RNA sequence: UCAGAUUGAACGCUGGCGGCAGGCCUAACACAUGCAAGUCGAGCGGCAGCGGGUCCUUCGGGAUGCAGGACAGUGGCGCACGGGUGAGUAACGCGUGGGAAUUUACCAUGGAGUGGGGGAUAACAUUUGGAAACGAAUGCUAAUACCGCAUACGCCCUACGGGGGGAAGAUUUAGUGCUCAAGAUUUAUCGCUGUCGGAUGAGCCCGCGUCGGAUUAGCUUGUUGGCGGGGUAACGGCCCACCAAGGCAACGAUCCGUAGCUGGUCUGAGAGGAUGAUCAGCCACACUGGGACUGAGACACGGCCCAGACUCCUACGGGAGGCAGCAGUGGGGAAUAUUGGACAAUGGGCGCAAGCCUGAUCCAGCCAUGCCGCGUGAGUGAAGAAGGCCUUAGGGUUGUAAAACUCUUUCAGCGGGGAAGAUGAUGACGGUACCCGCAGAAGAAGCCCCGGCUAACUCCGUGCCAGCAGCCGCGGUAAUACGGAGGGGGCUAGCGUUGUUCGGAUUUACUGGGCGUAAAGCGCGCGUAGGCGGCGGAAUAAGUUGGGCGUGAAAGCCCGGGGCUCAACCCCGGAGGUGCGCCCAAAAACUGGCAAACUAGAGUCCGAUAGAGGAUGGCGGAAUUCCCAGUGUAGAGGUGAAAUUCGUAGAUAUUGGGAAGAACACCAGUGGCGAAGGCGGCCAUCUGGAUCGGCACUGACGCUGAGGCGCGAAAGCGUGGGGAGCAAACAGGAUUAGAUACCCUGGUAGUCCACGCCGUAAACGAUGUGUGCUAGACGUUGAGGGCCUUAGGCCCCAGUGUCGCAGCUAACGCGAGAAGCACUCCGCCUGGGGAGUACGGCCGCAAGGUUAAAACUCAAAGGAAUUGACGGGGGCCCGCACAAGCGGUGGAGCAUGUGGUUUAAUUCGACGCAACGCGCAGAACCUUACCAGCUCUUGACAUGGGAAGUAUGGGGACCAGAGAUGGUCUCCUUCAGUUCGGCUGGAUCGGUGACAGGUGCUGCAUGGCUGUCGUCAGCUCGUGUCGUGAGAUGUUGGGUUAAGUCCCGCAACGAGCGCAACCCUCAUCUUCAGUUGCCAUCAGGUUGAGCUGGGCACUCUGAAGGAACCGCCGGUGAUAAGCCGGAGGAAGGUGGGGAUGACGUCAAGUCCUCAUGGCCCUUAUGGGCUGGGCUACACACGUGCUACAAUGGCGGUGACAGUGGGCAGCGAAGCCGCGAGGAGGAGCUAAUCCCUAAAAACCGUCUCAGUUCGGAUUGUUCUCUGCAACUCGAGAGCAUGAAGUUGGAAUCGCUAGUAAUCGUGGAUCAGCAUGCCACGGUGAAUACGUUCCCGGGCCUUGUACACACCGCCCGUCACACCAUGGGAGUUGGUUUUACCCGAAGCCGGUGUGCUAACCUGUUUACAGGAAGCAGCCGACCACGGUAAGGUCAGCGACUGGGGUGAAGUCGUAACAAGGUAGCCGUAGGGGAACCUGCGGCUGGAUCACCUCCUAA
Repeated sequence: UCAGAUUGAACGCUGGCGGCAGGCCUAACACAUGCAAGUCGAGCGGCAGCGGGUCCUUCGGGAUGCAGGACAGUGGCGCACGGGUGAGUAACGCGUGGGAAUUUACCAUGGAGUGGGGGAUAACAUUUGGAAACGAAUGCUAAUACCGCAUACGCCCUACGGGGGGAAGAUUUAGUGCUCAAGAUUUAUCGCUGUCGGAUGAGCCCGCGUCGGAUUAGCUUGUUGGCGGGGUAACGGCCCACCAAGGCAACGAUCCGUAGCUGGUCUGAGAGGAUGAUCAGCCACACUGGGACUGAGACACGGCCCAGACUCCUACGGGAGGCAGCAGUGGGGAAUAUUGGACAAUGGGCGCAAGCCUGAUCCAGCCAUGCCGCGUGAGUGAAGAAGGCCUUAGGGUUGUAAAACUCUUUCAGCGGGGAAGAUGAUGACGGUACCCGCAGAAGAAGCCCCGGCUAACUCCGUGCCAGCAGCCGCGGUAAUACGGAGGGGGCUAGCGUUGUUCGGAUUUACUGGGCGUAAAGCGCGCGUAGGCGGCGGAAUAAGUUGGGCGUGAAAGCCCGGGGCUCAACCCCGGAGGUGCGCCCAAAAACUGGCAAACUAGAGUCCGAUAGAGGAUGGCGGAAUUCCCAGUGUAGAGGUGAAAUUCGUAGAUAUUGGGAAGAACACCAGUGGCGAAGGCGGCCAUCUGGAUCGGCACUGACGCUGAGGCGCGAAAGCGUGGGGAGCAAACAGGAUUAGAUACCCUGGUAGUCCACGCCGUAAACGAUGUGUGCUAGACGUUGAGGGCCUUAGGCCCCAGUGUCGCAGCUAACGCGAGAAGCACUCCGCCUGGGGAGUACGGCCGCAAGGUUAAAACUCAAAGGAAUUGACGGGGGCCCGCACAAGCGGUGGAGCAUGUGGUUUAAUUCGACGCAACGCGCAGAACCUUACCAGCUCUUGACAUGGGAAGUAUGGGGACCAGAGAUGGUCUCCUUCAGUUCGGCUGGAUCGGUGACAGGUGCUGCAUGGCUGUCGUCAGCUCGUGUCGUGAGAUGUUGGGUUAAGUCCCGCAACGAGCGCAACCCUCAUCUUCAGUUGCCAUCAGGUUGAGCUGGGCACUCUGAAGGAACCGCCGGUGAUAAGCCGGAGGAAGGUGGGGAUGACGUCAAGUCCUCAUGGCCCUUAUGGGCUGGGCUACACACGUGCUACAAUGGCGGUGACAGUGGGCAGCGAAGCCGCGAGGAGGAGCUAAUCCCUAAAAACCGUCUCAGUUCGGAUUGUUCUCUGCAACUCGAGAGCAUGAAGUUGGAAUCGCUAGUAAUCGUGGAUCAGCAUGCCACGGUGAAUACGUUCCCGGGCCUUGUACACACCGCCCGUCACACCAUGGGAGUUGGUUUUACCCGAAGCCGGUGUGCUAACCUGUUUACAGGAAGCAGCCGACCACGGUAAGGUCAGCGACUGGGGUGAAGUCGUAACAAGGUAGCCGUAGGGGAACCUGCGGCUGGAUCACCUCCUAA
């Protein structure tokens, strides 16, 4: 990181049907329009129009009363329900369980009433204001409107005497009686009044539960409580007066941020985690803020008042509005529907009812948004069709797939019938569901993926481009990873992508993690709160356990059953709901509380002991430095080497004396003490702790320890002393490219003391504290014990070490002093970087400490171990590796190759060793691949088909041309087989299309071949064993060897490729063979010669054998392997040389030897030709030759090899030429002839010179090869006679027949060698040795390397981008305090103005009272304002560090002993990494010593 599940989703591609659900998650943003709450005429007064009746009529109409009834008013009930939304709220808001001091319209029950009066007021009428909204005045009127009075079962208050409070009627039908009628009365019905208890709803209180932040730690003044009042339906600081000073908080108050809560939902094995759409319960809100009124109920979504913002109307004076109801609009957004139908059902309001209203609701519409179901056909069908794709060209695959044949008709379509939902009526849905019939395979398949995780592979295109990507990662010319195609896989009316949540993640660990080294034990102690706590008994019952009861709404989940054809969905029943409460009783083991006891923990006491434990004071010697004096003279000092420095003004050295400060050698020890830091001369005083022994006393008094307090190395700070040595800074000298360092000479703070700060370290055992348990062995320190005592051994306690069993651990390791087994408490960790940083707080004089983030960024960072590689790590060993020698190169001239440059071209390749006299064993043409020009196009070359056709091939001459080529003439020649056919084959020509051709590209696609490490001694395997594993063992170790050669040992035993041997050659011998070789013996013969006969002894040739093995002797070693010496031997310890090259490394070299995939060219990148170039030339390098001379040059003399080669060849003799050479041609297809003469050697001369050295260069004359020597061959003669006098730094080869030196041959080749490959001649020096350089092998060690040290990697600087801190300030949000203002409203006061009912007086047209109203005053208070703060956020010139980036600059800090071991803390310094001082750590290599352990 992914695979799973999930979703109110969105986006992309696609889309047949149905059912059931769901559908603004964003702007509680603003809203046009319509609808969403009315109803009652059976409460009341009016009344338009209409209808019908009657009457009148001028036929226009009018009047009357009747029934129904619109409308507004009055009155009643409803409007507090239903519906919406989630802004606010961290709260008794919600959940759950309880409680007492309350209320409840309509409903139901019981019981009691409903009598008698009064005064008004809308409507209406008239007048009037205003644009409108809306009013004003006057007058009339009704009630189930309003107000008294009477009555009071029950109710309320009470001081128990008493006191208080109510009402309303209406209608129709029926009955009764009166009445002409209107009407009255009674019963019934609906109401009304008071009341008890009920039901329902609501209000209030409490326990528990309910997010994050402590970088929010203190908050609070009505605050907490009391007394008394007020207020409320009701308790209460709810409010007020007075009194007291309380209340909350580390079990997190206050503050800040975020959030409606729940049933549930998603996920998960569960515990949990996340969530709170739809449905249901509760809460809150209704443009924003405040307020009350009415009412049973509201501080009221579609009511009122005020303030504010916004919108609209206006006649400018004023008014109106609130979709978070249903639709709908704009806006926002990735995104969410119709301005639909109906009250048929369910439910609600009103009504006696009919009924009316109902965007609640029921339906329909839109949307694949989700879940569920169905379909897009079924069977047969191989010529395995065509087409596509791939191909090794054969085939494979698509694929029974299609076609074709035979069937079927679900869904959709058309036609017909047609519900349930409705108890009597009433159906929006709906002509719907469903049923029947008809036609026809007919109308209906896509999306994603195919490198691994992860099911599924090929071709083409592209070429680090375009692109992909969830992670790892693909793409730079053969991409299963990009794009397309074919094929395949998965799902399917959907499929993918993106987002969300849980899971996986035991990766916050309650279930269920950790902290020696990976992140993580506070530096150490004392101790508060808290947590935990010994033994026996008694009693209790808070925790605990079991039981019962109540509750835990419904829906959902689960189980059973049922209904839609199934399913989704729905219905019924059950279970469950792990929770809370109560209870009565119950249990009493464990924990807790209470009381009493015990002694094993802890402590006290007594007796001993050891100790650098602490503090203070005093004393001591050695050393250093300084001062004085003596002796003494030129140096001293210091270093890798030097210099700065000191010294003739007398240093250093030395002797004596003196002063001062600091530190205490030896003893000294993985010895001691202390909690840690730490503590070291001696003595005294004061003082803390520990251990052992005794077992007298107390009786759990204990352990841990958040906060807190104290101690706390070094450095540093303050004040005052002191200052010998040392020594940051600083100065100078060196080193260096530089050297702000390492080294040196000086040197100040400081180091020391006193007092006060700081509070950190690798403060480490990187290991918190305490307790108990769990094998041993060997040391050591301090006590004790007995046995027995020579040595000393044994037992036990407390410390301190090493090894080690079990066990633990990722491993390393730990292992009774645990990192084992358990318990207790505390601290800490949760990927790396950013960062222990910023901001804030606290502390500090400062330095700074402590607490402690985020943005952003990476896919790692890290631990332990493994294999390698590497080390300016170690050990052992080897090599011409060094050393010891000899000769060279580097300097000169020339040759040759390369680079560079030049050029039309200077063809190409090779580049450290391992390219550079290399490919090239030989470029004048050719070669040749390059350049210029000319020229050909099936081609110079190959194969096959077809046509022609018997041919044709060769030579010569001429013409044009630079030639290729083209043309003409001429001479010679006329294929093979045959079935006799112009049949076949061969050859040829012309044309055709397949194709040829390419030294064109890719050696990083390859084969083959080769180089190199390296002829180094290594590289592996099987089985076994060990290890979680990578791996190890074997292969290491002790010896030994040239060797992983051999021996011994060993958890290994064996084996393979390498080593060695087997092969070739040289050295010795034997046998065989004897020409072309040889000639000892015999003979012949000479001018001479094995010349001849002869012979095969010798040499030699070439074939087969022998011989050498540490075999023999002695020594040494473990008696082994082996080594050393000796004898013998031609040869002695692999006898010399060669061939032979393990696993592998270097993407080493070669596509231009050859082969070959892919790509590219095809009248040219192919073919031919002429000429040119590869041979250029300011220069640089490599490899060579020749020299610089006397070990030589020149001249002379003329002795001795070996390998080879030869017919298009070698070419003799004798002859010519000074010579190269020429003529000549014997001999030779070669042990026969030829090349062929060897050269150094020897003798003479020259005598140290730019020469008798050296031969470059140049002139000239020639020779040879060749078609042709101009560019551009070799050689000869004569002449010329350059540089060069032994070569700087550096560097190469060689260990014996070697180096050096001398010549000879061969390949290539017409000719051309200083190169290459071979051959012989002459023929040395040196190796002490392995310290050092280089390379290699084995073992070991460190590592931050693994592309493997040519590795890795740090910091500054420069540039770009990103986020962030500071920042003068500025803008906004929020909040606090103080004050000002004070709308509406309630409350209080007043109320001189006003007032119908009631009362009183009086008889009044009135007055007074009661009760009120307006107005005014006051208290409270929203908005607003002023001032001062707190806090959060935005922006901000400039500035600080940080991160990232392809490439840059400076150095080289770290990793190896990283080249000065590193790191930690601190201080100073410096471009930078860093350096230095002081103290500390090992997480330092190496060597030595000490100690300890294990084995022998």